[in-house]
RNA sequence: UGAGACCCCCUGGUGGCCGCGACGGUCCCUUUCGGACCGUUGAGGAACUUCCGGGCUCCACAGAGCACGAUGGCGGAUAACGUCCGCCCAGGGCGACCUGAGAGAAAGCGCAACAGAGAACAGACCGCCCGCCCAUGCGACGGGUAAGGGUGAAACGGCGGUGUAAGAGACCACCGGGCCGCUGGUGACAGCGGUCGCAUGGCAAGCCUCAUCGGGAGCAAGGCCAAGCAGAAGACAUUCAGGGGCUGCUCGUCCCGUCUUCGGGUAGGCCGCUAGAGCCUGGCGGCAACGCCAGGUCGAGAUGGAUGGCCACCCGUCUGUCCGGCCCCGGCCGGGCGGACGACAGAACCCGGGGUAUACGGGGGUCUCACUUU
Numbered sequence: 001u002g003a004g005a006c007c008c009c010c011u012g013g014u015g016g017c018c019g020c021g022a023c024g025g026u027c028c029c030u031u032u033c034g035g036a037c038c039g040u041u042g043a044g045g046a047a048c049u050u051c052c053g054g055g056c057u058c059c060a061c062a063g064a065g066c067a068c069g070a071u072g073g074c075g076g077a078u079a080a081c082g083u084c085c086g087c088c089c090a091g092g093g094c095g096a097c098c099u100g101a102g103a104g105a106a107a108g109c110g111c112a113a114c115a116g117a118g119a120a121c122a123g124a125c126c127g128c129c130c131g132c133c134c135a136u137g138c139g140a141c142g143g144g145u146a147a148g149g150g151u152g153a154a155a156c157g158g159c160g161g162u163g164u165a166a167g168a169g170a171c172c173a174c175c176g177g178g179c180c181g182c183u184g185g186u187g188a189c190a191g192c193g194g195u196c197g198c199a200u201g202g203c204a205a206g207c208c209u210c211a212u213c214g215g216g217a218g219c220a221a222g223g224c225c226a227a228g229c230a231g232a233a234g235a236c237a238u239u240c241a242g243g244g245g246c247u248g249c250u251c252g253u254c255c256c257g258u259c260u261u262c263g264g265g266u267a268g269g270c271c272g273c274u275a276g277a278g279c280c281u282g283g284c285g286g287c288a289a290c291g292c293c294a295g296g297u298c299g300a301g302a303u304g305g306a307u308g309g310c311c312a313c314c315c316g317u318c319u320g321u322c323c324g325g326c327c328c329c330g331g332c333c334g335g336g337c338g339g340a341c342g343a344c345a346g347a348a349c350c351c352g353g354g355g356u357a358u359a360c361g362g363g364g365g366u367c368u369c370a371c372u373u374u
Stems, first nucleotide, its partner, number of pairs: 001370010012314007020042009044344001048355002051353005056218004068214005073087005088102001089100004103209002108207002110203002125149002127145005133139001134137001157175002160172003176198001177196008222271004231262006242256005278297008315342013
C1' cells in the first nucleotide's frame, strides 16, 4: 500500500417561526369541565417482528401416568432462556476466523429422485482370467473375479505389497474403525498400549427411542369509583279521570305515582403506568459471558392515541458550470456559484435475548494474508 477477519460506538449540528402531548407554577371564568401565560420535558438501535425467556396480574391445581410441544457435545453465566461466554469434536478457509438441533441407525418401521448392470445380509455393463466350441476372431457359450473403467450424493474400509489362472483382509505393513485397559482432564474428549481382519453403510429439522423442561390466559391482565335506564326492599299517597292485564260484555281486582335505601353494574372517570433484574463513572474478582462494592443520576407515559411542519446557515456525498494549476492530453487537484440527496423506521405494562430492515452510512480498536521499503 492492497485485500480481508472480529469486537465496540454513533444515527447530522445550530438558530428562528407556527403547532401538539405530559408535568409544575401563576392568573381568569369559576358548580365542574375548562381557558390564557411562563418554565421543564417529549421515540429507537432496531421502538419493527411477536420467535423464545422472565417479572407482574387473574383463573385453575391431591398424586402419578398418557398425549402434545420444545430442547439435545461439555462446563459456566443468568431471574430465566431455544440466549450468551469458554472449551471439545466435525466441516470450510493459506490465515485472522467462520459454520454446525453436535444424543441414539446391532429396539422396530420407513425412505433413497435421476443416472446406473446393481442402492443393503447388493451387484457382472465394460474389462481381467479359466474352461470349451469353431470358421482362430475386436467371436459364441459356461464359470470365476469387486483390483481397474463407467453411473451416482452414496457402490459393503483406504492404500501399497504378498499371493493367485485372474482376483479377494485370503495374508502382511501403515492409516482408519470396533472392543478392552492405563494415563491426563470437573467434563465433552485426547494420548498411549493391547486386541479383533473389520462383526452389520446413509437419512432421526422421517416416524420413533432416551434424557431434560413446559398449567392456561394475557395490561382489552386486573382493581376502585360510579350518571342514566331497568330491578329489589321500605315509607307515604291511594280523591278523580285515563290506559293496560284477568277469553267477548258488566262488576270486581291488580299495575302504571312520589321519596329513601340496597346489590350488581353500562356510559364515563381513576389506579395499574413507569424508579427499574434502570442508567453513568470508578475500583475489585473472572480468559470471558458476568458478578460484587462505592459514588452520582432520573431520561416519554399518549388512550382515537402527542413527539410534527416550514425557513436560514453549517457539515458530508454526488453532480452541473466557471476560474486557476499540473500534465502522460483527458484526467487529477484547489476555489467560486447552483442543484439533488442524508437511510431503515414511530413507544402503548415492563425487562433479557434472537431474527429481520437500514445509507457511496460514519468512527474507533485488535488481528490475518500478500507485496514493497529500511
Notes
The RNA shown here (Bacterial RNase P class A) has 374 nucleotides and comes from Bifidobacterium favimelis. RNAcentral records the identical sequence in 2 taxa. Its mean pLDDT, the model's own confidence on a scale to 100, is 75. It is recorded under the gene name rnpB. It matches the Rfam family "Bacterial RNase P class A". The family's RNA type in Rfam is ribozyme.